[in-house]
Context: one part of a larger RNA
RNA sequence: GAACGAACGCUGGCGGCAGGCUUAACACAUGCAAGUCGAACGCACCUUCGGGUGAGUGGCAGACGGGUGAGACGCGUGGGAACCUGCCUUUUUCUGCGGGAUAACGGUUGGAAACGACCGCUAAUACCGCAUACGCCCUUCGGGGGAAAGAUUUAUCGCCAUAGGAUGGGCCCGCGUCGGAUUAGCUAGUUGGUAGGGUAAUGGCCUACCAAGGCAACGAUCGUUAGCUGGUCUUAGAGGAUGAUCAGCCACACUGGAACUGAGACACGGUCCAGACUCCUACGGGAGGCAGCAGUGGGGAAUAUUGGACAAUGGGCGCAAGCCUGAUCCAGCCAUGCCGCGUGAGUGAAGAAGGCCUUAGGGUUGUAAAGCUCUUUCGCUAGGGAAGAUAUUGACGUUACCAAUAGAAGAAGCACCUGCUAACUCUGUGCCAGCAGCCGCGGUAAUACAGAGGGUGCGAGCGUUAAUC
Repeated sequence: GAACGAACGCUGGCGGCAGGCUUAACACAUGCAAGUCGAACGCACCUUCGGGUGAGUGGCAGACGGGUGAGACGCGUGGGAACCUGCCUUUUUCUGCGGGAUAACGGUUGGAAACGACCGCUAAUACCGCAUACGCCCUUCGGGGGAAAGAUUUAUCGCCAUAGGAUGGGCCCGCGUCGGAUUAGCUAGUUGGUAGGGUAAUGGCCUACCAAGGCAACGAUCGUUAGCUGGUCUUAGAGGAUGAUCAGCCACACUGGAACUGAGACACGGUCCAGACUCCUACGGGAGGCAGCAGUGGGGAAUAUUGGACAAUGGGCGCAAGCCUGAUCCAGCCAUGCCGCGUGAGUGAAGAAGGCCUUAGGGUUGUAAAGCUCUUUCGCUAGGGAAGAUAUUGACGUUACCAAUAGAAGAAGCACCUGCUAACUCUGUGCCAGCAGCCGCGGUAAUACAGAGGGUGCGAGCGUUAAUC
């Protein structure tokens, strides 16, 4: 000098754009953050007889979006072969015949509650069987196994199987990726093989048997620290530092473990088990998980509203109308940063008053003020309305913007002045009180302390501190 997710001190007019728990991955009151479909199904209630509403079965979605960075086999880049892929798209084929249940509901009943138990009834695009199946899978090549669902407004939507595409994902390898040797040896599923199991798939991934290997001073192992990257800051560059906001990837969801469902999870607002903590209880037993958005306590130098709307963009469901969406779009708070504007303009004395200095003549503050002539940005007050290809839809919005009226009116501070370093005198103090980034000032004439006048620098900011180059 630059820079900052900053904080502190003094001060503070407006707008635009951005940013805002870096600390306790500490604990959380309350509300909201994931639903939707009656064009799959039976039932109940209402009905203007068109339909609407409700819980339930069923389908799709809750694996996205949002948060955080605790952990550490992740990330970046370039390759690879042994894989899966709902919705979308292309090709080919089928959609035939049957069956038994069950929730809702009714009855009885247990419990404080959470939630159940028994009996009976019922539907489906829920479940099961048969048929068919070139192609699909297995095969000893004889054969064996395996599908489906209908709905209605009659034109569509769906269902099963199959082969591709697209998209997304799983896996493997090379190279790169902080510092410690006051960590030197580490390793028995360990390294490899055979056979089998397991997986969507390769593989000690797992098991049995066999061999005795594998890694390491080019740093194994161990322990410390840390999410990685695109980027960001600095710099002439090389480097150094960093990884807030935005974007890609990864990991996590009270702590630890596990699987279920599913195309996809070992699942933040799903399930089960254990633990800690909190809450309810009739003491028998139950409920919970803000590292979602707000908000609270706590910690801290320090970081915001328990706001509005689905109008736009996007997502889920639905044929659609539409419903849901703390994603998102907006508003609120904060000089936290960057940028822009204003706090008036012109004229005005051999120069008022006052202050300060003085060699007492004067000098300086200083065209500064006053006075005179103007202007009205920003702000304030009241009112009006255009454009955006067509129709409808605006939270923001008392918006931006435009026009009108009044009136200089409402708007300047902060640090410094010995040298480095732009800017000097007086008074007070007297090695005291104090200053200080470094050298150093202060012990009676202090341009270095404190005040004043004057000056210098920056300016809605200015200084200080921390950490970076």

Source information: This is a predicted structure of a 469-nucleotide part of an RNA (small-subunit ribosomal RNA, 5' domain) from an uncultured prokaryote.